RNA sequence: AGCUGGCGCCGGUGCAGUGGCGACCCGUGAACCUCGUCAGGUCCGGAAGGAAGCAGCGAUAAGCGGAAUCCGCCAGGUGCCGCCGGUGGUUCGGCUCC
Numbered sequence: 001a002g003c004u005g006g007c008g009c010c011g012g013u014g015c016a017g018u019g020g021c022g023a024c025c026c027g028u029g030a031a032c033c034u035c036g037u038c039a040g041g042u043c044c045g046g047a048a049g050g051a052a053g054c055a056g057c058g059a060u061a062a063g064c065g066g067a068a069u070c071c072g073c074c075a076g077g078u079g080c081c082g083c084c085g086g087u088g089g090u091u092c093g094g095c096u097c098c
Base pairs, nucleotide, nucleotide: 001096002095003094004093005092006090007089009086010085011084012083013082014081015079016078018075019074020073021072022071025066026065027064028063034059035058036057037056042051043050044049
């Protein structure tokens, strides 16, 4: 002097974690403009029977509320955990040459 390794710094990336949103679960949830079943009553019919269908009941949509974790997405002065790269710092080490 050159090459290289470690440490430090910077950048990127992965992982974990934090916050938010969504999905999932539970509950609630439409007089009518959702569905099903449709008492009563109504309509058609000589009758048999049929039709539409309010209330009620049930299931739900939108919405609202609740709940621990798993899942997806977003965010960053979270972490000092890993990997890669860069620069040049080093009181650190190795090799080669002069």

Model confidence (mean pLDDT): 77 of 100. The RNA shown here (Bacterial small signal recognition particle RNA) has 98 nucleotides and comes from Deinococcus sp. It was read from a public genome assembly, where an Rfam model found it. Rfam family: Bacterial small signal recognition particle RNA. From the family's description: The signal recognition particle (SRP) is a universally conserved ribonucleoprotein involved in the co-translational targeting of proteins to membranes. It is annotated as a non-coding RNA gene.